This is a predicted structure of a 1471-nucleotide RNA (small-subunit ribosomal RNA) from an uncultured prokaryote. The RNAcentral record of the sequence draws on ENA.
[in-house]
RNA sequence: AUUGAACGCUGGCGGUAUGCUUAACACAUGCAAGUCGAACGGUAACAUAGCUAGCUUGCUAGCUGAUGACGAGUGGCGGGGGUGAGUAACGCGUAGGAAUUUACCUAUUGGCGGGGGAUAGCCCAGAGAAAUUUGGAUUAAUACCGCAUAAGCCCUACGGGGGAAAGCGGGGGACUACUUGUAGCCUCGCACCGAUAGAUGAGCCUGCGUUAGAUUAGCUAGUUGGUGAGGUAAUGGCUCACCAAGGCGACGAUCUAUAGCUGGUUUGAGAGAACGAUCAGCCACACUGGGACUGAGACACGGCCCAGACUCCUACGGGAGGCAGCAGUGGGGAAUAUUGGACAAUGGGGGCAACCCUGAUCCAGCAAUACCGCGUGUGUGAAGAAGGCCUGAGGGUUGUAAAGCACUUUCAAUUGUGAAGAAAAGUUUGAGGUUAAUAGCCUCGAAUCUUGACGUUAACUUUAGAAGAAGCACCGGCUAACUCUGUGCCAGCAGCCGCGGUAAUACAGAGGGUGCGAGCGUUAAUCGGAAUUACUGGGCGUAAAGCGUACGUAGGCGGUUUAGUAAGUCAGAUGUGAAAGCCCUGGGCUCAACCUGGGAACUGCAUUUGAAACUACUGAACUAGAGUGUGGUAGAGGGAAGCGGAAUUCCUAGUGUAGCGGUGAAAUGCGUAGAUAUUAGGAAGAACACCAGUGGCGAAGGCGGCUUUCUGGACUGAUACUGACGCUGAGGUACGAAAGCGUGGGGAGCAAACAGGAUUAGAUACCCUGGUAGUCCACGCCCUAAACGAUGAGAACUAGAUGUUGGAUGAAAUUGAUCCAUUAGUAUCGUAGCUAACGCGUUAAGUUCUCCGCCUGGGGAGUACGGCCGCAAGGUUAAAACUCAAAGGAAUUGACGGGGGCCCGCACAAGCGGUGGAGCAUGUGGUUUAAUUCGAUGCAACGCGAAGAACCUUACCAUCCCUUGACAUCAUCAGAAUUUGUUAGAGAUAACUUAGUGCCUUCGGGAACUGGUUGACAGGUGCUGCAUGGCUGUCGUCAGCUCGUGUCGUGAGAUGUUGGGUUAAGUCCCGCAACGAGCGCAACCCUUAUCUUUAGUUACCAGCACAUCAUGGUGGGGACUCUAAAGAGACUGCCGGUGACAAGCCGGAGGAAGGUGGGGACGACGUCAAGUCAUCAUGGCCCUUACGGGAUGGGCUACACACGUGCUACAAUGGGCAGUACAGAUGGUCGCGAAGCUGUGAGGUGGAGCUAAUCUAAAAAAGCUGUUCGUAGUCCGGAUUGGAGUCUGCAACUCGACUCCAUGAAGUUGGAAUCGCUAGUAAUCGCAGAUCAGAAUGCUGCGGUGAAUACGUUCCCGGGCCUUGUACACACCGCCCGUCACACCAUGGGAGUUGGUUGUACCAGAAGUCGGUAGUCUAACCUUCGGGAGGGCGCCGCCCACGGUAUGGUCAAUGACUGGGGUGAAGUCGU
Repeated sequence: AUUGAACGCUGGCGGUAUGCUUAACACAUGCAAGUCGAACGGUAACAUAGCUAGCUUGCUAGCUGAUGACGAGUGGCGGGGGUGAGUAACGCGUAGGAAUUUACCUAUUGGCGGGGGAUAGCCCAGAGAAAUUUGGAUUAAUACCGCAUAAGCCCUACGGGGGAAAGCGGGGGACUACUUGUAGCCUCGCACCGAUAGAUGAGCCUGCGUUAGAUUAGCUAGUUGGUGAGGUAAUGGCUCACCAAGGCGACGAUCUAUAGCUGGUUUGAGAGAACGAUCAGCCACACUGGGACUGAGACACGGCCCAGACUCCUACGGGAGGCAGCAGUGGGGAAUAUUGGACAAUGGGGGCAACCCUGAUCCAGCAAUACCGCGUGUGUGAAGAAGGCCUGAGGGUUGUAAAGCACUUUCAAUUGUGAAGAAAAGUUUGAGGUUAAUAGCCUCGAAUCUUGACGUUAACUUUAGAAGAAGCACCGGCUAACUCUGUGCCAGCAGCCGCGGUAAUACAGAGGGUGCGAGCGUUAAUCGGAAUUACUGGGCGUAAAGCGUACGUAGGCGGUUUAGUAAGUCAGAUGUGAAAGCCCUGGGCUCAACCUGGGAACUGCAUUUGAAACUACUGAACUAGAGUGUGGUAGAGGGAAGCGGAAUUCCUAGUGUAGCGGUGAAAUGCGUAGAUAUUAGGAAGAACACCAGUGGCGAAGGCGGCUUUCUGGACUGAUACUGACGCUGAGGUACGAAAGCGUGGGGAGCAAACAGGAUUAGAUACCCUGGUAGUCCACGCCCUAAACGAUGAGAACUAGAUGUUGGAUGAAAUUGAUCCAUUAGUAUCGUAGCUAACGCGUUAAGUUCUCCGCCUGGGGAGUACGGCCGCAAGGUUAAAACUCAAAGGAAUUGACGGGGGCCCGCACAAGCGGUGGAGCAUGUGGUUUAAUUCGAUGCAACGCGAAGAACCUUACCAUCCCUUGACAUCAUCAGAAUUUGUUAGAGAUAACUUAGUGCCUUCGGGAACUGGUUGACAGGUGCUGCAUGGCUGUCGUCAGCUCGUGUCGUGAGAUGUUGGGUUAAGUCCCGCAACGAGCGCAACCCUUAUCUUUAGUUACCAGCACAUCAUGGUGGGGACUCUAAAGAGACUGCCGGUGACAAGCCGGAGGAAGGUGGGGACGACGUCAAGUCAUCAUGGCCCUUACGGGAUGGGCUACACACGUGCUACAAUGGGCAGUACAGAUGGUCGCGAAGCUGUGAGGUGGAGCUAAUCUAAAAAAGCUGUUCGUAGUCCGGAUUGGAGUCUGCAACUCGACUCCAUGAAGUUGGAAUCGCUAGUAAUCGCAGAUCAGAAUGCUGCGGUGAAUACGUUCCCGGGCCUUGUACACACCGCCCGUCACACCAUGGGAGUUGGUUGUACCAGAAGUCGGUAGUCUAACCUUCGGGAGGGCGCCGCCCACGGUAUGGUCAAUGACUGGGGUGAAGUCGU
């Protein structure tokens, strides 16, 4: 785009078309083929007329064929419609042909004379239920039969012979006959007969075209041909007899399946593809099968006979029927209409005609089934109404849409008018023709009279009023159109991709929108897109695809010149190519659809006339292709025979002794019966080191010691010859690695199977020790390989460079060596070109030609079945069901690797100290509990949120209370606020009671606060960190991450950013199709280390002075320390070496500090749906006398256990005691708190001083000096427990810290494993702070003392760069294979079973044609009257339908059981 469509929702009108695609299933009922009385005998019914009878004007009955007519009968003539079952065929299409026929029609020609015998009907009699039928009598014809005549007819032996007819009607005047109106006669018309010709129709023959299957390869006995005969309208094996042995087939016979064919229809740019409704042409069929009759024509839809199935009637004896005609019914189906009207038109049949018939046809009805047209209003109308929906709450949108106002009236409704389709025929009449004729008939004209189913037509018109008339699908992308609500991987959607797991533009509804519109969607189907079967117009190195290789048959293709022919080819002409349709152009319906006129086209076929280039054919020639002879060359080319040495193994003998062998390490194995090792000799088999080479040869497989022999091919020099002999190659044939098979040999080594030993979770493997087939030979099979260059063969053309093998030519003077051009191979790189890219590139995958083979999504499957081959194994040929939306190629970026290279990091190593063992502290898991609130969970949770749970905190639990609420805003009423006391209660709270009457004021009131009421609302540590913001962790302070422009690539992308150096660093330098830039690095900031300047209190005190027991205590000083502000300083700056003259690196000097001086803050693009809704904020959801709020008590502190992080220890580098020295940083008024006094102590008392460089916490500790302890569960260690206290606090029971006395547990340095640290670091020592009433072993800071080690980068972990492989991309925690188990699906095999179809052989044989026959019967003709000719019936024969028997083939269905295959959430075993 389309449809003979169907289904869903919806539906106003008209026009034009179309309407059982399925059951060629079965059919009730009606109709669909009759007509002619001018062919005939006639008269059943009707009408008219006349007559008769009964008899009431009239009715009834009868008679007369007399008239109009006409049932039944004889006779004549006679079509259209339906369907597509069958058919793969001369069936159809197209173009031709000759051996035929053709009713009616036309033309021509001739005739139409004279006889005969029957028969239906009617009548009579009979049988039968009926259908029907028997017998008798009688009768007509345009029925039937002779006779005559006859041609330009037929036959012929060329002499001849045969051979027809029918009348009817109209008119008529002479004549004839008579029954007096009939016939003859004349004439006209219609018929009839013979013949010829035409037209039309039909039959027959031929060329070409006409579906699929080769898993159908051979078929055929009337088969093919001939002769003769028969038969037919006619040719012909059409049939028969005889003869011959042919005919068809790879250019697809036969068989199987499917199918009516065509004009055309749909689609397509076309070529094509699919289809064959309506309309038209042809064919076939008419319940199924067979058969003939009649006829011009049939083997006959509404005819006959027979057989069969089915239905109906029946009196059971018999009969009847055939909608694939029009309607209609049942059935089937997703599905297809009225038991309508009319012959008015068109056409047909009959008839002289009138007319009759016509389910052909024309109309109407039903159906949105299709196409076309029209309408459902038009203008105005902003308060942008109401309502709906959304909202950021302002508004937006529906939307000028509605309402309102002003108009119009198509269509429908209503009133009336009213075409065209009608032409004729008939009657009357005029003219002409025929004729003797003014009849009649025919032709033309005039008048007249009628003829419409549709039809209440079309069209026009009246009236009224916006009045009666809009839906369907879609809105994630493709694809035009977006929001809300509901739902929550449910319900559902879906053409493909895919949506849905709580914010769904994808489901459902709504609002809005988009598209089309009396329709719109869906489904089905066809073509297109699809160059996705490629003729036009594809491919085959790696995506599917080159046969393993060659030879060669058919076939296809084929060098140069010339002559001829004209098959192909080209041109012209003629015929045909039906009409319709398509296209162009006119016309008619108001337009259109539709109808109609003309044209073009129909690409084809045939005939004919030309042309002769090309192809072809024929003739003649040629040598460039191909080949032959002759001389050489190289070679693992092939076959056969013989020979050789090294090695292995075995045997014999010697020497010799304890091991050998084997592996990652072992063991099995061998060995004291003497191995291994070694020496000598012997045997056997197999293979041929070095040479050896991207070297050679061969068609491929393949070929390797040497010699001989036989033999194939290649290359090459010069020359002679043949003269296209060529290329390819379906079938075919030959060769064809390894393994395997058969027979017979052989068997050293190696070695499937097998055995043992190891390895392992297992190990039917890898490793080891053995070891049989086999490997070897001969002969015969097998016929496959990643048989690979994954690249068919042949030919020609198209830049080069380099190596190598074989020839041959030339050059330098000659040899060697070398060089140049050439040729045949072989290899590497490369231009143009090609390619999806990779790559190929004179050895093409380039440009062309010829021929062959092969491919058409993945799986199923190279499988099943069948065939062929094979001894078998198996090979070859080769599907389908079913299933998936991919499978695949090349390249790209990542990620990954028990890949590679380079580099870094307390990553390892080297060290120091820990953890893991003990006790305790603390956190977590688990368990428990009314509750043990919640979160954090590998690194990157676990002394984490928590910088501090007795109450509070607190979120949890139990119980008791409140409900506009503890808190915010608003409304309203009342009251100042507030406060004392008592009682009840666990308290919240409640009741009573007491004090109080404030502030501002413009006097109206206002502000703040409290209480009551109502509703909006509050409130939620309720859920979702996977809806979010913000913040944070981590990779990682790792050196990376990107961009612009340019360039390269079809593209993804690449380049830059890679490379050579260097760095802590993508830091810098150099190079470079790149040049630049950004975020990161570094620097800028803070701190610390040195110095200078300035300043000098509360800090400092050198010098001066004063004072004190003593002290910067005081005067003073500004030197020093320090404080805190500003500066300086460090930059590879300098020197040497090295490096590439670079960047840099190494060493040195100077310097407080040296190569980033130390430390901090600072964290690129991103990753982890990382963490947090319980800090906070926030969308959505949820609760609202509770999931909110208040209170008391409890819990977060539990405790068989497990883990993390710590503290204290286990002691002598130590513990105790005594004495004594030196910090930094920090805190302090609800505070720090001195001195003093007091207590063993915690502390108490006290209250000076201090809002702090002033006072205070404050004592620093390790250290140092002295003393004691002496290796012990201790003078170590301090858990636990008892007692007594202190402090904080409303309150230390659950559940605080501290002190004193007493107690004195485990623990004697910690398994596997594991952590931190590279210098002022580790280790060790103490001090302070935040939180805090109190409560640190935690955390955050501070200083004191103060090490060891780093060879180095193999390994572990993490990271960076380059490179490589990849079937990974959720990215190796990836992907993925097979068995097994379970479910479902389709399929193969299967003892068989059932059905269809078909072959062969045979039986049987209805009806019927044909043939035979004298049993019987017999009108026409002949007769010598006896009969004959002819015919009917009967009987027989051939053929033959149905049916049957036997035995095969084939197809389908089904089948216990069984084989594999596919799919499936999850499972098992390994990998």
Rfam family: Bacterial small subunit ribosomal RNA. Gene Ontology terms of the family: structural constituent of ribosome and ribosome.